Glycine riboswitch aptamer from Rhizobium sp. EC-SD404, 95 nucleotides, folded computationally. The model forms 86% of the base pairs in the Rfam consensus. Model confidence (mean pLDDT): 77 of 100. Its Rfam family is "Glycine riboswitch aptamer". Rfam links the family to the GO term glycine biosynthetic process.
[in-house]
RNA sequence: ACUCGAUGGGAGAAGCCGGACCCUGCUUGGGAGCACCGGUGCCGAAGGAGCAAUCGCCCCCGGAAACUCUCAGGCAAAAGGACCAUCGGGUACCG
Numbered sequence: 001a002c003u004c005g006a007u008g009g010g011a012g013a014a015g016c017c018g019g020a021c022c023c024u025g026c027u028u029g030g031g032a033g034c035a036c037c038g039g040u041g042c043c044g045a046a047g048g049a050g051c052a053a054u055c056g057c058c059c060c061c062g063g064a065a066a067c068u069c070u071c072a073g074g075c076a077a078a079a080g081g082a083c084c085a086u087c088g089g090g091u092a093c094c095g
Stems, first nucleotide, its partner, number of pairs: 001091009014040001016039004024035004041075003047071001048069003054063003
């Protein structure tokens, strides 16, 4: 430096409209809502893509962002979540 695992932190955007279901699951003291189907609007921090900020001395060539695009994913909670911190393991290089 790269990579794997554990723990903690971790943003944004309609609890929209219509339909179905009250079988099941989630949130809630309950009501109710969400999870399903369709529609419209919106978000960007899984992944992906880019004509690219930029990096390798310059060209060629190659890499490439937290920028851009929204295919995917997401828009109550939960889950997920780039990235950061701590700890442990593995590989490579240097001393």